The RNA shown here (transfer RNA) has 84 nucleotides and comes from a Gemmatimonadales bacterium. The RNAcentral record of the sequence draws on ENA. It matches the Rfam family "tRNA". The family's RNA type in Rfam is transfer RNA. The coordinates come from a structure-prediction model, not an experiment, and the mean pLDDT is 81.
RNA sequence: GCUGGGGUGGCGAAAUUGGCAAACGCAAGGGACUUAAAAUCCCUCGGGAGCAAUCCCUUCCGGGUUCGAUCCCCGGCCCCAGCA
Numbered sequence: 001g002c003u004g005g006g007g008u009g010g011c012g013a014a015a016u017u018g019g020c021a022a023a024c025g026c027a028a029g030g031g032a033c034u035u036a037a038a039a040u041c042c043c044u045c046g047g048g049a050g051c052a053a054u055c056c057c058u059u060c061c062g063g064g065u066u067c068g069a070u071c072c073c074c075g076g077c078c079c080c081a082g083c084a
Base pairs, nucleotide, nucleotide: 001083002082003081004080005079006078007077010026011025012024019067028044029043030042031041032040046057047056048055049054060076061075062074063073064072
């Protein structure tokens, strides 16, 4: 340099023919149980504004198509593999 695959909450990871972003697991916080702890069980868990109801933002970055983009198109950055 060329080709292919990938980048999504703190971490892993799903969502595939465009239609509620974040299922599920880990970690974390709170509670139950226990003499105490471990294990187990229950609840919560992206960011911001607001007294609250609620609203806004968020899928590596920037742009495009579309009523609507994690998904399609273009450019860029980074990681992995193969080829040279």